RNA sequence: UUUGGAAAAAGGCAAUCCCUGGAUGGGAGCGCAAAGCCACGGGCCUUAUGGUAGCCGGGCUGCCCAG
Numbered sequence: 001u002u003u004g005g006a007a008a009a010a011g012g013c014a015a016u017c018c019c020u021g022g023a024u025g026g027g028a029g030c031g032c033a034a035a036g037c038c039a040c041g042g043g044c045c046u047u048a049u050g051g052u053a054g055c056c057g058g059g060c061u062g063c064c065c066a067g
Base pairs, nucleotide, nucleotide: 002067003066004065005064012032013031016028017027018026019025030054036060037059038058040057041056042055043052044051045050
């Protein structure tokens, strides 16, 4: 640099629920190999502005193991 693999090992994220007057915080943990970022196209939601990246495609970046 490139290909493949993944919930096994070490880490990461966190749907949803509970505790708390609220926020912060804590616990449990549906799931994820990019569940990191981008709204460019489509889909879906919204009266609309907008939202949804944990709907699909696309772009950029990136941890672990093996070749």
Molecule: c-di-GMP-I riboswitch aptamer
Organism: Thermaerobacter marianensis